[in-house]
This is a predicted structure of a 471-nucleotide part of an RNA (small-subunit ribosomal RNA, 5' domain) from Calothrix scopulorum. Its Rfam family is "Bacterial small subunit ribosomal RNA".
Context: one part of a larger RNA
RNA sequence: GAUGAACGCUGGCGGCGUGCCUAACACAUGCAAGUCGAACGGUCUCUUCGGAGAUAGUGGCGGACGGGUGAGUAACGCGUGAGAAUCUGCCUUUAGGUUCGGGACAACAGUUGGAAACGACUGCUAAUACCGAAUGUGUCGCAAGAUGAAAGAUUAAUUGCCUAAAGAUGAGCUCGCGUCCGAUUAGCUAGUUGGAGUGGUAAAAGCGCACCAAGGCGACGAUCGGUAGCUGGUCUGAGAGGAUGAUCAGCCACACUGGGACUGAGACACGGCCCAGACUCCUACGGGAGGCAGCAGUGGGGAAUUUUCCGCAAUGGGCGAAAGCCUGACGGAGCAACGCCGCGUGAGGGAGGAAGGCUCUUGGGUUGUAAACCUCUUUUCUCAAGGAAGAUAAUGACGGUACUUGAGGAAUCAGCAUCGGCUAACUCCGUGCCAGCAGCCGCGGUAAUACGGAGGAUGCAAGCGUUAUCC
Numbered sequence: 001g002a003u004g005a006a007c008g009c010u011g012g013c014g015g016c017g018u019g020c021c022u023a024a025c026a027c028a029u030g031c032a033a034g035u036c037g038a039a040c041g042g043u044c045u046c047u048u049c050g051g052a053g054a055u056a057g058u059g060g061c062g063g064a065c066g067g068g069u070g071a072g073u074a075a076c077g078c079g080u081g082a083g084a085a086u087c088u089g090c091c092u093u094u095a096g097g098u099u100c101g102g103g104a105c106a107a108c109a110g111u112u113g114g115a116a117a118c119g120a121c122u123g124c125u126a127a128u129a130c131c132g133a134a135u136g137u138g139u140c141g142c143a144a145g146a147u148g149a150a151a152g153a154u155u156a157a158u159u160g161c162c163u164a165a166a167g168a169u170g171a172g173c174u175c176g177c178g179u180c181c182g183a184u185u186a187g188c189u190a191g192u193u194g195g196a197g198u199g200g201u202a203a204a205a206g207c208g209c210a211c212c213a214a215g216g217c218g219a220c221g222a223u224c225g226g227u228a229g230c231u232g233g234u235c236u237g238a239g240a241g242g243a244u245g246a247u248c249a250g251c252c253a254c255a256c257u258g259g260g261a262c263u264g265a266g267a268c269a270c271g272g273c274c275c276a277g278a279c280u281c282c283u284a285c286g287g288g289a290g291g292c293a294g295c296a297g298u299g300g301g302g303a304a305u306u307u308u309c310c311g312c313a314a315u316g317g318g319c320g321a322a323a324g325c326c327u328g329a330c331g332g333a334g335c336a337a338c339g340c341c342g343c344g345u346g347a348g349g350g351a352g353g354a355a356g357g358c359u360c361u362u363g364g365g366u367u368g369u370a371a372a373c374c375u376c377u378u379u380u381c382u383c384a385a386g387g388a389a390g391a392u393a394a395u396g397a398c399g400g401u402a403c404u405u406g407a408g409g410a411a412u413c414a415g416c417a418u419c420g421g422c423u424a425a426c427u428c429c430g431u432g433c434c435a436g437c438a439g440c441c442g443c444g445g446u447a448a449u450a451c452g453g454a455g456g457a458u459g460c461a462a463g464c465g466u467u468a469u470c471c
């Protein structure tokens, strides 16, 4: 000098930030991802019989973003530079197509099982759901040939759907270099290293498999052990460097613990599925339900870290043709001197140097222009009136907020630490190696500037000290 700080004493205001560093401990409750009736059948409500509205279900898109955390990871994880064997929903551009058919399954109705969660059977039905045929610039192949699409909707102007090519964006993969400590860890390795074959993937590859060869790494530190998310940055320092990785931004990893795949353009998926485990809850004991490292909040741990708030008005996101709906992202308010910055607690005059306190040689000195008193001002404060920008037509949570004006009255507001030297600031009383102080040196055993109190002084100031940590 610095801090995501804590503790002690004290505490007026504003702006902007920041706020579980510990138990990746367990979680009551509410909310945090929906939307589309302009894809579809049905049901219900209202009706001026024109239509309008609501929606459980099928279907589409989105739940892979946004938000959280740092457990794991010493690794192509990250940073930086390069590369080739890849995919890419929505978006943009270009070209072409959108023909003819079919059978189901929910919803619904009936029967029925179960305490519930949730089912079972029979029957009916629609679609942009599913399937077949046709065509086909594409793909495979030397060729012959093989293979492979589509869906409509409405308010009649659009918007969808399919194929191919290109772009943009995003993602997967490979490599060079860099990336903590320990040698009281010296040898490690059998899919191990390479080959040709086959499988597999969107894609290169021992990625997997059978066969063959015996390789590969290592004192330029392999292997093993410990610790740790990485970076832009942050703190310090003249710099070199050292330390660090909260908030903000990029990347990675994780989502009760372990494993697995499904769907999908994209996941091996925080608020999806299956299995196993621990834990909690419900149960009619047969069986079921759950996952806050989302926002609040609770218990616990701890020196220690906030409201079960308001709003979608702005920005952004999902869906929708749109109106709009959803959005604990976000915008705000609340709490906390936790930090930085700014402001105030009055200004000028005022000596009989008042009283009181302290000291004292009884002359005085000091507190001290300090107070009183006079004049002035109103930052702040209280009350009242007006009242935004943020929003381009409408729409403002913040908020009657910021701000402006008027009135009132010095009115409402100062502490903390230190005073032996380092180090700015000294006397008296008490105590008597006691009680105590202390960062180092060291003080205290009867005149202690070092302990405790008082007066005075010094330093900083809505803070001041102490502790912890880094330079």
Base pairs, nucleotide, nucleotide: 001470002469003468005467006466007465008464009463012343013342014341015340016339017338018336019335020301025299026298027297029296030295031294034061035060036059039058040057042055043054044053045052046051068254069253070252077179078178079177080176081175082174083173086171087170091167092166093165094164095163096162097161098160099133100132101131102130108123109122110121111120112119113118138147139146140145152159153158154157180226181225182224187217188216189215192214193213194212195211197209198208199207229251230250231249232248233244234243235242236241256277257276258275259274260273279290280289281288282287307333309332310331311330315329316327317326318325319324346376347375348374349373356367357366358365359364381408382407383406384405385404386403390398415460416459417458418457419456420441421440422439426455427454428453429452430451436443437442